[in-house]
RNA sequence: UUAAGAUACACGCUGAAUCCAUUAAUAUGGAGCGGGAGAACCAUUUUUGGGGUGAGUCCAAGGUAUACUUGGUAGGGUUAACUUUCAGCCCGAAUCCGUCAGCUAAUUUCGUAAGCGUUGAAAGAAAAAAGG
Repeated sequence: UUAAGAUACACGCUGAAUCCAUUAAUAUGGAGCGGGAGAACCAUUUUUGGGGUGAGUCCAAGGUAUACUUGGUAGGGUUAACUUUCAGCCCGAAUCCGUCAGCUAAUUUCGUAAGCGUUGAAAGAAAAAAGG
């Protein structure tokens, strides 16, 4: 000096998941942020149950099978200030309600976790510095 790993701190990323006060606290309250329920008008039409959160759906093959496996796919993430495009890479889960939920003013209710350390190119739009 380079590469890999571990720990601590700082900074940053995905995400609604942040901030403030009190507290021994993972508890409580508030703000912010993100969801659900819920009129009229409108829309829809009744078990093959249906619906919600989420990017996480759908299709094909194998399979007795809605289990499971494989391949693809709607969609999502990835450039260390931002946006768009192209290529590459990764994800494409999980879970809840319980026969009931379209939209939705008033109203009402819930969540505020978790996981990580960033692939290149082009364009746009910004910012800073220097000079005039």
Source information:
This is a predicted structure of a 132-nucleotide RNA (c-di-AMP riboswitch aptamer (ydaO/yuaA leader)). The model forms 92% of the base pairs in the Rfam consensus. The coordinates come from a structure-prediction model, not an experiment, and the mean pLDDT is 76.